Predicted 3D model of a 474-nucleotide part of an RNA (small-subunit ribosomal RNA, 3' major domain) from an uncultured marine eukaryote.
[in-house]
Context: one part of a larger RNA
């Protein structure tokens, strides 16, 4: 000097409280241990694994088992030869391939390049092994307020100091003290959204006012409003009272669309955890070369006595069902999203205007209002699980997709010990949209509609910073 303490002080955080919803119960989904199996590929395993890699496992994907096949090889680069390539039958069970005809003497910018075949040999190729050799990414501690050096000073020395103290802050922020003085990287800001204004601009977008109307911003016009995108402006403890040490703050008020960090993102010092990743990629040493390398086909990854984390749906009357009727944002669309009309109980077919998109299209917002029915029951709650019968994507839906109709109707009365999440346009609830995708979304990431409760405090609980003390610990 640091690490630790069931030592002190002092601060902080949805850490405790106070509040509201959940989780363990029950069904089903998804991963996951474990059993099984040819094979159930493979990594992740306290907070930091488990709806994670995977932003889509029927074939592929695919790394895994079977079975059949090939070795200069599925894929690069270099010699040498050749003139083709392609196409078409035929046989194999499917296919990797076999075998046969016929075609025609390969293309350019022409000592030569390019494609393609065949032959030798360097050699290829590995999602084999190590993340405890590694780089590069990201995770965590933690958006906690912290790490550090230079010159001087102090000390034999390791070191200290500065960074400590006073009061203060979200913050080693800033301020006053002060052998320290100035400094770098963190902290803030600078950058992106939302909130309020002005100016420009006015079409696809908008209609005050004026005429017109087939009542539809529809036409004439119009730049006012809303919007849209660009650029500016605004909030800075500026201002006013207190309080503070005549400071730093810090209370309260004015006046603003907004106050004291206005809300949210992005932004992660120096470490720590031989913490994850050799299967994103890169890469040392190893290992394997008729395989541990390649191809085709079918299977598997979806298996199920159980057992764990994350979801979804419930268990109802603030509900359930039926009719009617309003109001969003934000996204995507040419191998595409797809309108009216009409068919069908429906999924869904059939159609093919418009739409390269402020113009058209998905598209119907739901909850939410009005009315009618159900009166506490395993029900008109709840749908698991089942037969049958279609629908669509696709070479293909048996293993092993989604949806649709009709019938049938299981557990489940609110959940033990325990335990997550959350402080405001939040929780909770209600739809909506992408991304992956032929097809599949209870997941994942946006998006907007409706819209709370509670904090008195910091005794304890669990982190984490700071000063201080103890110590046989490094």
């Nucleotide at each position: 000097u640091g690490a630790c303490g069931g030592g002190g002080g002092g601060c902080c955080g949805c850490a405790c409280a106070a509040g509201c919803g959940g989780u363990g119960g029950a069904g089903c989904a998804a991963g996951u241990g474990g059993u099984u199996u040819a094979a159930u590929u493979u990594g992740a395993u306290g907070c930091a694994a488990c709806g994670c890699g995977a932003a889509a496992a029927g074939c592929c994907u695919u790394a895994c088992c079977u079975a059949c096949u090939c070795c200069u090889g599925a894929c690069a680069u270099a010699c040498u030869u050749g003139g083709a390539a392609g196409c078409u039958c035929u046989u194999g069970u499917a296919a990797u391939g076999a075998g046969a005809g016929g075609g025609a003497g390969c293309u350019c910018u022409u000592u030569g390049a390019g494609g393609c075949a065949a032959g030798a040999u360097a050699c290829a190729g590995g999602u084999g092994g190590u993340g405890c050799a590694u780089g590069g990414c990201g995770g965590u501690c933690g958006u906690c307020a912290g790490c550090u050096g230079g010159u001087g000073u102090c000390g034999u020395g390791a070191g200290a100091a500065g960074a400590u103290g006073g009061g203060g802050u979200a913050a080693g922020u800033a301020c006053c003290a002060u052998a320290a003085c100035g400094a770098g990287g963190g902290c803030a800001a600078c950058c992106c959204u939302c909130c309020c204004c002005c100016u420009u601009a006015u079409u696809u977008g908008c209609c005050a006012g004026c005429g017109g109307u087939u009542c539809g911003g529809c036409c004439g016009g119009g730049a006012a409003u809303u919007a849209u995108a660009a650029a500016g402006g605004g909030a800075c403890u500026g201002c006013c009272g207190g309080u503070g040490c005549c400071a730093a703050a810090c209370c309260g008020g004015a006046g603003g669309a907004a106050g004291g960090g206005g809300a949210g993102g992005a932004g992660g010092a120096g470490g720590u955890c031989a913490a994850g990743u050799c299967a994103u990629c890169a890469u040392g040493g190893c290992c394997c070369u008729u395989a541990c390398g390649a191809g085709u086909a079918g299977g598997g990854u979806u298996a199920c006595c159980c057992a764990c984390g994350u979801g979804u749906u419930c268990c109802a009357a603030u509900g359930g069902g039926g009719a009617a009727u309003a109001c969003a944002a934000a996204a995507g669309g040419a191998c595409g999203g797809u309108a009216a009309a009409g068919c069908c109980a429906g999924a869904g077919g059939u159609g093919g205007u418009g739409u390269u998109a402020a113009u058209u299209c998905u598209a119907a917002a739901a909850a939410a209002u009005u009315u009618c029915u159900u009166a506490u029951a395993g029900u008109c709650c709840g749908g698991a699980u089942u037969g049958c019968a279609g629908u669509u994507u696709g070479c293909a839906a048996u293993u092993c997709g989604a949806c649709u109709g009709c019938a049938g109707g299981a557990a489940g009365u609110g959940g033990g010990a325990a335990u997550c999440g959350u402080u405001a346009g939040u929780a909770a609830u209600c739809g909506u949209g992408a991304a992956u995708c032929a097809g599949c979304a209870u997941g994942u990431c946006g998006u907007g509609g409706u819209g709370a409760a509670u904090a008195c405090g910091u005794u304890c609980u669990c982190g984490g910073g700071u000063c201080u003390u103890g110590u046989a610990c490094a």